[in-house]
Context: one part of a larger RNA
């Protein structure tokens, strides 16, 4: 030097992406616990005190050491914000989460030989179940809520007219040649057969009508205008199926941007609370809140420390020299 362990003046997070990593705390037993809620919780909240022996029935009284759960085991706390309600599960062997799931909600399809999934196909499963079942698709406790657009695509209904197979039909042509005509060469040609297939017929589909968004989706632009000025309730005009309601809003979403005020810091591209000019939220590909809970994420404290100022000392194991 490296690994592992302990110890450290003053300082105490000046370390660093980040308090990673370590010190702290921590058992029992008494006191006492806010905000906020879904009245369960939150809560071991925070925050305080105690603990040994000897005598004694207790009440008390003594007694020892720096130190009494005398070793060891044994939460750190709080404060505010995203997300996702919650316990769950997940990349075995780089990611555990905010992803997945989940109880609830909601659409759709299914009437039972069920629909759906496996098989070629017998047959299985669904289910020894019956629409309070079962299959799919979405959302993801709970609260309060979920707006307009059916024009495109999709999906259900509709059957008047358009077109539309296969089949049905069976006109027309076409080949053969009995026979007829001709002096020949050749012409014409009935039945029959072969062959061609017009017309008319002929269903679902799309074309049409209509309904439908917890169905894929979609939710505009200039212009101008109020007695400071600035802004526009307001008006005018083009376009669309309708032009984004409500709530949130520089957000896990803001490009400019470190936007601007405001809090906290002596100083704060992060955080928190507002504005609102949303480059580009937005209502179940769910909007906005929400106690609890979370080896999440991120801001601030407290307390606590060799993270650091800055180092430095010791055990043990190397490593390094002899053997």
């Nucleotide at each position: 030097c490296u690994g592992u362990u302990g110890c450290c003046a003053a300082g105490g997070a000046a370390c660093u992406c980040g308090g990673c990593a370590a010190a702290a705390u921590g058992a029992c037993c008494c006191c006492g616990u806010a905000a906020g809620u879904u009245a369960g919780c939150g809560a071991u909240a925070a925050g305080g005190g105690g603990u040994g022996c000897u005598c004694g029935a207790a009440a008390g009284a003594g007694c020892c050491g720096c130190a009494g759960u005398g070793a060891a085991u044994a939460g750190g706390c709080c404060c505010a914000a995203g997300c996702g309600a919650c316990u769950g599960u997940u990349u075995a062997a780089c990611u555990a989460a905010a992803a997945c799931a989940c109880a609830g909600c909601u659409c759709u399809c299914u009437g039972c030989a069920a629909a759906g999934u496996c098989g070629c196909a017998a047959g299985a499963c669904g289910a020894a179940g019956u629409a309070u079942a079962g299959g799919g698709g979405g959302u993801g406790a709970c609260g309060c809520c979920u707006g307009c657009c059916c024009g495109g695509u999709g999906c259900u209904g509709g059957a008047a007219g358009g077109u539309u197979a296969a089949g049905a039909g069976g006109a027309u042509g076409a080949g053969u040649u009995a026979g007829u005509c001709g002096c020949a060469a050749g012409g014409c040609g009935a039945a029959g057969c072969u062959u061609u297939g017009a017309a008319u017929u002929g269903a679902a589909g799309c074309c049409c009508c209509a309904g439908u968004g917890a169905a894929c989706g979609g939710c505009g632009g200039c212009c101008g205008u109020a007695a400071c000025u600035a802004u526009a309730a307001c008006g005018g005009u083009c376009c669309u199926a309708a032009g984004g309601u409500a709530g949130c809003g520089a957000a896990a979403u803001u490009c400019c941007u470190u936007g601007u005020c405001a809090g906290g810091u002596a100083a704060g591209u992060u955080c928190u609370g507002a504005c609102c000019c949303g480059c580009a939220c937005g209502a179940a590909a769910g909007g906005c809140g929400u106690a609890a809970c979370g080896a999440u994420u991120u801001g601030g404290g407290c307390g606590c420390u060799g993270u650091c100022u800055c180092g430095g000392c010791a055990g043990c194991a190397g490593a390094c020299u002899c053997g």
Molecule: large-subunit ribosomal RNA, domain IV
Organism: Erysipelotrichaceae bacterium